[in-house]
Context: one part of a larger RNA
RNA sequence: UGACGGGGGCCCGCACAAGCGGAGGAGCAUGUGGUUCAAUUCGAUAUACGCGAAAAACCUUACCUGGGCUUGACAUCCAGAUGACGGAUACAGAGAUGUAUCUUCCCUUCGGGGCGUCUGGACAGGUGCUGCAUGGCUGUCGUCAGCUCGUGUUGUGAGAUGUUGGGUUAAGUCCCGCAACGAGCGCAACCCUUACUACUAGUUGCUAUCAGGUAAUGCUGGGAACUCUAGUGGAACUGCCGGUGACAAACCGGAGGAAGGUGGGGAUGACGUCAAGUCCUCAUGGCCCUCAUGUCCAGGGCUACACACGUGCUACAAUGGGAUGUACAAAGGGUUGCAAUAUCGCAAGAUGGAGCCAAUCCCAAAAAACAUUCCUCAGUUCAGAUUGGAGUCUGCAACUCGACUCCAUGAAGUUGGAUUCGCUAGUAAUCACAGAUCAGAAUGCUGUGGUGAAUACGUUCCCGGGCCUUGUACA
Numbered sequence: 001u002g003a004c005g006g007g008g009g010c011c012c013g014c015a016c017a018a019g020c021g022g023a024g025g026a027g028c029a030u031g032u033g034g035u036u037c038a039a040u041u042c043g044a045u046a047u048a049c050g051c052g053a054a055a056a057a058c059c060u061u062a063c064c065u066g067g068g069c070u071u072g073a074c075a076u077c078c079a080g081a082u083g084a085c086g087g088a089u090a091c092a093g094a095g096a097u098g099u100a101u102c103u104u105c106c107c108u109u110c111g112g113g114g115c116g117u118c119u120g121g122a123c124a125g126g127u128g129c130u131g132c133a134u135g136g137c138u139g140u141c142g143u144c145a146g147c148u149c150g151u152g153u154u155g156u157g158a159g160a161u162g163u164u165g166g167g168u169u170a171a172g173u174c175c176c177g178c179a180a181c182g183a184g185c186g187c188a189a190c191c192c193u194u195a196c197u198a199c200u201a202g203u204u205g206c207u208a209u210c211a212g213g214u215a216a217u218g219c220u221g222g223g224a225a226c227u228c229u230a231g232u233g234g235a236a237c238u239g240c241c242g243g244u245g246a247c248a249a250a251c252c253g254g255a256g257g258a259a260g261g262u263g264g265g266g267a268u269g270a271c272g273u274c275a276a277g278u279c280c281u282c283a284u285g286g287c288c289c290u291c292a293u294g295u296c297c298a299g300g301g302c303u304a305c306a307c308a309c310g311u312g313c314u315a316c317a318a319u320g321g322g323a324u325g326u327a328c329a330a331a332g333g334g335u336u337g338c339a340a341u342a343u344c345g346c347a348a349g350a351u352g353g354a355g356c357c358a359a360u361c362c363c364a365a366a367a368a369a370c371a372u373u374c375c376u377c378a379g380u381u382c383a384g385a386u387u388g389g390a391g392u393c394u395g396c397a398a399c400u401c402g403a404c405u406c407c408a409u410g411a412a413g414u415u416g417g418a419u420u421c422g423c424u425a426g427u428a429a430u431c432a433c434a435g436a437u438c439a440g441a442a443u444g445c446u447g448u449g450g451u452g453a454a455u456a457c458g459u460u461c462c463c464g465g466g467c468c469u470u471g472u473a474c475a
Stems, first nucleotide, its partner, number of pairs: 001475002003472003007469007015459002019423005026314008034305002042052002063300007072123001076122008086103007105114003125289002128287003134283002136278003139274001141272001146185006152161003165176003191266004196234007206223002210221003237260001240254005316416001320375006332363003337356002342351003382413001387408007429451007
């Protein structure tokens, strides 16, 4: 100087407390451990476990079994040879591939050149090892308020001072004081979005006034007000008032205002820590393989299943379940695409194809909500697992191993032990919608809106963190 303390002081955070809803019990989905297996590819372990994977039937694929190749699936160069290479058809084969037949390069100054194939050689290739050789990227403490430097001063020196102290702040934020005076990286602001508004613009969006028309609808002429869209501005700064305070910084209350004290949300992550993670994104040193640890192919596996754990979905019902009627979004996507009206089918879906490269057309039905009615407290008209049958769709192909539909079947489950998690407002809870990936395949993920709470006395305690101080046999 740090680190640590079941030392002290001050302070903060959904850290506790106050509340609301969950997990832990059940079934299923999914990931992991374990076990099994020819293989169940690999990595990730407080900061892993719906994670890498924003999609494992084949492919992917790295694993296993079997069948092949050896200058190789891929790149460049050298030497030699050649006119082919390639394509089509047939046969063998699980295919890779092999055999046979047919077809037979381009330019040229006629020297040759280009293109490809074959043979040989340099070499290729490796998701093989080492993340404890590395770059890059990332997690974590932590969006915590810290981390440092120059000059000066001080100490024999390591160092200290500044950065401590008194206040204050979300903040090393600001004020005052002070052997310090300044500065840098962080904080804040600048950026995006959202909340209000002016102007400009008016189609594909809008429809107040005028006219026409309809069973009805901005449907039509017109209009530029309103909504909206999207560009430029304005607006919030403790600016104003009162109080407290040290005449400061600031805090408390109020006014006006769409918004009030960083307005809400996002992006943004200092010096560093953990030899943290990643050699399987990529790059890369070293080591290793080179008739195989490379490469091609078929099939299998990654989907196994006495079990254990994590994350979720669905429930256990009456604030509910079924039936019928009816209303209101936002944000997205669409030409290898989205697909309306119509017809067929109980349905998944099929036929067909208007319109749309989209503020125009389509996906598209929003669902909870509301109204009426049945059920009347049951393992039930709750719940839907499992299983049997019949189908649909995608796709060469749904056996291993897809999703969905219909009929039948109708398991556990009556609110969950110890313990534990999230959340402070348009939040929790609840309800649906869309997108990426994608042929098909979400209860995951990422976004979008609808309905919309309770509680916070407070900081004694648990956890994590910041500052000062103290002790130490630790570095």
This is a predicted structure of a 475-nucleotide part of an RNA (small-subunit ribosomal RNA, 3' major domain) from a metagenome. RNAcentral holds the full RNA, with entries from SILVA.